A computed fold for a 583-nucleotide part of an RNA from a Caulobacteraceae bacterium, annotated as large-subunit ribosomal RNA, domain V. Taxonomically the source falls in Caulobacteraceae (Bacteria, Pseudomonadati, Pseudomonadota, Caulobacterales). It matches the Rfam family "Bacterial large subunit ribosomal RNA". Rfam links the family to the GO terms ribosome and structural constituent of ribosome. RNAcentral holds the full RNA, with entries from ENA.
Context: one part of a larger RNA
RNA sequence: CCCGCGGUCAGACGGAAAGACCCUAUGAACCUUUACUGCAGCUUCGCCUUGGCGUUAGCAACAACAUGUGUAGGAUAGGUGGGAGGCGAUGAAACCGGGGCGCCAGUUCCGGUGGAGCUAACCUUGAAAUACCACCCUUGCUGUUGCUGACGUCUAACCGCGGCCCGUUAUCCGGGCCCGGGACAUGACGUGGCGGGCAGUUUGACUGGGGCGGUCGCCUCCCAAAACGUAACGGAGGCGCGCGAUGGUGGGCUCAGAGCGGUCGGAAAUCGCUCGUCGAGUGCAAUGGCAUAAGCCCGCCUGACUGCGAGACUGACAAGUCGAGCAGAGACGAAAGUCGGUCAUAGUGAUCCGGUGGUCCUGAGUGGAAGGGCCAUCGCUCAACGGAUAAAAGGUACUCUAGGGAUAACAGGCUGAUUUUGCCCAAGCGUCCACAGCGACGGCAAAGUUUGGCACCUCGAUGUCGGCUCAUCACAUCCUGGGGGUGGAGCAGCUCCCAAGGGUUCGGCUGUUCGCCGAUUAAAGUGGUACGUGAGCUGGGUUCAGAACGUCGUGAGACAGUUUGGUCCCUAUCUGCCGUGGG
Numbered sequence: 001c002c003c004g005c006g007g008u009c010a011g012a013c014g015g016a017a018a019g020a021c022c023c024u025a026u027g028a029a030c031c032u033u034u035a036c037u038g039c040a041g042c043u044u045c046g047c048c049u050u051g052g053c054g055u056u057a058g059c060a061a062c063a064a065c066a067u068g069u070g071u072a073g074g075a076u077a078g079g080u081g082g083g084a085g086g087c088g089a090u091g092a093a094a095c096c097g098g099g100g101c102g103c104c105a106g107u108u109c110c111g112g113u114g115g116a117g118c119u120a121a122c123c124u125u126g127a128a129a130u131a132c133c134a135c136c137c138u139u140g141c142u143g144u145u146g147c148u149g150a151c152g153u154c155u156a157a158c159c160g161c162g163g164c165c166c167g168u169u170a171u172c173c174g175g176g177c178c179c180g181g182g183a184c185a186u187g188a189c190g191u192g193g194c195g196g197g198c199a200g201u202u203u204g205a206c207u208g209g210g211g212c213g214g215u216c217g218c219c220u221c222c223c224a225a226a227a228c229g230u231a232a233c234g235g236a237g238g239c240g241c242g243c244g245a246u247g248g249u250g251g252g253c254u255c256a257g258a259g260c261g262g263u264c265g266g267a268a269a270u271c272g273c274u275c276g277u278c279g280a281g282u283g284c285a286a287u288g289g290c291a292u293a294a295g296c297c298c299g300c301c302u303g304a305c306u307g308c309g310a311g312a313c314u315g316a317c318a319a320g321u322c323g324a325g326c327a328g329a330g331a332c333g334a335a336a337g338u339c340g341g342u343c344a345u346a347g348u349g350a351u352c353c354g355g356u357g358g359u360c361c362u363g364a365g366u367g368g369a370a371g372g373g374c375c376a377u378c379g380c381u382c383a384a385c386g387g388a389u390a391a392a393a394g395g396u397a398c399u400c401u402a403g404g405g406a407u408a409a410c411a412g413g414c415u416g417a418u419u420u421u422g423c424c425c426a427a428g429c430g431u432c433c434a435c436a437g438c439g440a441c442g443g444c445a446a447a448g449u450u451u452g453g454c455a456c457c458u459c460g461a462u463g464u465c466g467g468c469u470c471a472u473c474a475c476a477u478c479c480u481g482g483g484g485g486u487g488g489a490g491c492a493g494c495u496c497c498c499a500a501g502g503g504u505u506c507g508g509c510u511g512u513u514c515g516c517c518g519a520u521u522a523a524a525g526u527g528g529u530a531c532g533u534g535a536g537c538u539g540g541g542u543u544c545a546g547a548a549c550g551u552c553g554u555g556a557g558a559c560a561g562u563u564u565g566g567u568c569c570c571u572a573u574c575u576g577c578c579g580u581g582g583g
């Protein structure tokens, strides 16, 4: 050096399973509910199935009868018309008893007694007799008819999972006869309500993982690198309007502040003089403007117009912005002229659908109409603001699928804020003395063990805490060894330098690492090794499915809260290592 054999399990990010954690999907499935929308079911009322008779109440019509009081007046005069008589042995006046109405004055009806009268124009009144007749009004009563409601009753619809008989050998079904219920119930249709019992779905995005929080459109400034434009969960603020004058025009004016002077009057009130280019003011944030003023005051007005619009700016588009000029009718101004809102830039919402007003358009054979179009205008915190629907929340540890190392948890990597270690300066402590030993305020490094940041390999899988076993390395050394300094007398220490050869305990509690405690020791070191080591072991913890407590939640369920229970697979091909054999 080549080839074996027997071992071991450190590596081949070993094998197995398109990661179950996490995120993403306008994915899925179940589950919940005061998510949305439906459906079953329950229920309300109406009508039909559904008929007879009666009582009662209401309404309407008709008929008979009654009913009617301002004042004046014999008095309880409904209206209008006709009208000179009308009623009475078929029983008048008067009296007695009873009922109705009532404004308590009277009026009306019934019965009895009675036995021949009673009443009408009269005087008053807007109107003359209920003397008599006719048509009506108000209110009431009785009757009939109709309708409606409630109640009662009947039997013939309808019902009976009551009995007997028959089809029939039949606990079905049907028929017959009884019995019970009964126009109810049942059922159909329409209608309102309740309605996770059931169903279909929805439940946003951005995001230094996701969730929680915040944000989502528009305006101003910075970032923005002197055109425009330009990102971030970068730094600051505003808007979702206001105003009929805060608009148009003509004319006029100049502010803030300071100094000096001046009654009350003061640092600021109002007054005067001087200085005063803009520091004031601008309806509202900021920026850019503005004194020829866009700022302040007054007069007259409504251009905060109608029909257009050359040409530009800007934008992917859709939108957005500026605009001379022409026609019409005007405002102001002597005129030239200016005026199509506001110093400018925010003050907002596409399309569909619908409303209102107008209109020369259209009009399903024709004429109309309905409907539609066109012009004007209105209705969206559609604010997730280019707006998926008119209409929508949650749970999943019972979960599933597609994917992602485009994205988290472990480990690694980069970084090194934090951490650990060292150093610089030296105020101060140390009786005195900065530096034996310490060392404030600050500064500079190193390391890569902590907590983090980033999200670079790995999600077609890199098994995660602790223990056991077995280790190996560093040295910033715990012991043992050699030294310097000492605020080292000695002993014992403190501190620094050199040094990694060897060593570095046993127990109690806890899943613990750690820590506390006990007993020792020369000492009971600090770290790295995928927080060494699960194809070596364990499986107590964490981190599936069962169950419970507390808490939260209406609930399904949830909780770096607790508790109990809970399947740890792999016969070694290669490399490495150990042992051994042959050539």
Base pairs, nucleotide, nucleotide: 001583002582003581004580005579006578007577008576010575011574012573014570015569022404023403024402025401027400028399029396030395031394032393035201036200037199038198039197041194042193043192045190046189048187051154052153053152054151055150056149057148058147059146060145061144062143063142065140066139068137069105078136079135080134081133082132085119086118087117094113095112096111097110098109099108100107101106158181159180160179162178163177164176165175166174167173204216205215206214213233217239218238219237220236221235222234240385241283242342243341247301248300249299250298251297252296253295255279257275258274259273260272261271281290282289284347286345287344288343305328306327307326308325311322312321313320317386330339331338332337353379354378355377356376357375358374359373361372362371411458412456413454414453415452417451419447420446421445422444423443424442428438429437465540466538467537468536470532471529472528473527474526475525478503479502480501481498482497483496484495485494486493505519506518507517508516509515546564547563548562549561550559551558552557